[in-house]
RNA sequence: GCCGAGGUAGCUCAGUUGGCAGAGCAGUGCAUUCGUAAUGCACAGGUCGAGAGUUCGACUCUCUCCCUCGGCU
Numbered sequence: 001g002c003c004g005a006g007g008u009a010g011c012u013c014a015g016u017u018g019g020c021a022g023a024g025c026a027g028u029g030c031a032u033u034c035g036u037a038a039u040g041c042a043c044a045g046g047u048c049g050a051g052a053g054u055u056c057g058a059c060u061c062u063c064u065c066c067c068u069c070g071g072c073u
Stems, first nucleotide, its partner, number of pairs: 001072007010025004019056001027043005049065005
């Protein structure tokens, strides 16, 4: 330099025929317990890597860039 995969909550990841952004774990509170763990219920937590374009509407489609991983040279 070329090709491919990926970037979404603190962590691991879902979510693309374009239409409310989610799960598990972790965190906080409450219940339960003599207490802790476990369990149950509830709550909080997001510029969907950045910018631009298309569209009534973009995590999703298009372009450019950044970062990570793999392959080729």
Notes: Transfer RNA from a Candidatus Omnitrophota bacterium, 73 nucleotides, folded computationally. It matches the Rfam family "tRNA". Rfam classes the family as a transfer RNA.